[in-house]
RNA sequence: GCGCUCGUAGCUCAGUGGUAGAGCAUUACUCUUAUAAAGUAAGGGUCCUUGGUUCGAUCCCAAGCGAGCGCA
Numbered sequence: 001g002c003g004c005u006c007g008u009a010g011c012u013c014a015g016u017g018g019u020a021g022a023g024c025a026u027u028a029c030u031c032u033u034a035u036a037a038a039g040u041a042a043g044g045g046u047c048c049u050u051g052g053u054u055c056g057a058u059c060c061c062a063a064g065c066g067a068g069c070g071c072a
Base pairs, nucleotide, nucleotide: 001071002070003069004068005067006066007065010024011023012022013021018055026042027041028040029039030038048064049063050062051061052060
């Protein structure tokens, strides 16, 4: 330099056009003599950035930024 894949909660990841979710973690409560485990609830998001398509974009398109892999 070229090609491919990826970027979503504190972490690991779903979500493939119609108001964004799970597990773990955090906080509170229940249970327990107490802790742990278990159960219930709550908080936590500029969906990497900008532009475009669309009535409507995390999702489709383009460029940029970043990460990984391969080739040279």
Molecule: transfer RNA
Organism: Candidatus Roizmanbacteria bacterium